[in-house]
RNA sequence: GGGUGUUUAGCUCAGUUGGUAGAGCAGACGUCUUAUACACGUCCGGUCCCAGGUUCGAGCCCUGGAACACCCA
Numbered sequence: 001g002g003g004u005g006u007u008u009a010g011c012u013c014a015g016u017u018g019g020u021a022g023a024g025c026a027g028a029c030g031u032c033u034u035a036u037a038c039a040c041g042u043c044c045g046g047u048c049c050c051a052g053g054u055u056c057g058a059g060c061c062c063u064g065g066a067a068c069a070c071c072c073a
Base pairs, nucleotide, nucleotide: 001072002071003070004069005068006067007066010025011024012023013022019056027043028042029041030040031039049065050064051063052062053061
């Protein structure tokens, strides 16, 4: 220098053919227990890496950029 992949909650990851963003874990609270843990329930938590574009509508499509990983030279 060229190419491929990834980027979504504090962490690990889903998200179908474009149509109101989810799960598990973690955290808070409650039930249970003498108490802790386990289990169960409720709650909390997001500018979907950034900037544009297309569209009535973008996490998803297009363009440019950034970070990380890998391959080629």